[in-house]
RNA sequence: ACUCGACAAAGGCAAACCACGGGAAACCGUGGGACGCAAAGCUACAGGGCCUGUAAAAUGGCAGCCAGCUACCGAA
Numbered sequence: 001a002c003u004c005g006a007c008a009a010a011g012g013c014a015a016a017c018c019a020c021g022g023g024a025a026a027c028c029g030u031g032g033g034a035c036g037c038a039a040a041g042c043u044a045c046a047g048g049g050c051c052u053g054u055a056a057a058a059u060g061g062c063a064g065c066c067a068g069c070u071a072c073c074g075a076a
Base pairs, nucleotide, nucleotide: 004074005073012037013036017032018031019030020029021028022027035064041069042068043067047066048065049062050061051060
C1' cells in the first nucleotide's frame, strides 16, 4: 500500500411506523423513532436497474438494488 472487517476504540447514519409540511403520484423535508448499515458518505437523461406517471414519453422520483468516486479506525 492492497485485500479484509474484530465481542477493539472514538464516533456516525437511521428502515418501518407516528406527527406536521410539500407533491397528482412515486416520493421528499423537519421532529420523534430504530429495522438495520463498515461507506446506509457523495453521485440519478447523458452506467445498469427499479418506482410513479402516460395514448406514447420523463424534463418526475429512488444512492438503504448493483455500480462509480471519496473516506475514519486497525485485531486476525
Predicted 3D model of a 76-nucleotide RNA (c-di-GMP-I riboswitch aptamer) from a Clostridiales bacterium. The model forms 94% of the base pairs in the Rfam consensus. Rfam family: c-di-GMP-I riboswitch aptamer. Gene Ontology term of the family: cyclic-di-GMP binding. The source organism's lineage runs through Bacteria, Bacillati, Bacillota, Clostridia and Eubacteriales. The coordinates come from a structure-prediction model, not an experiment, and the mean pLDDT is 85.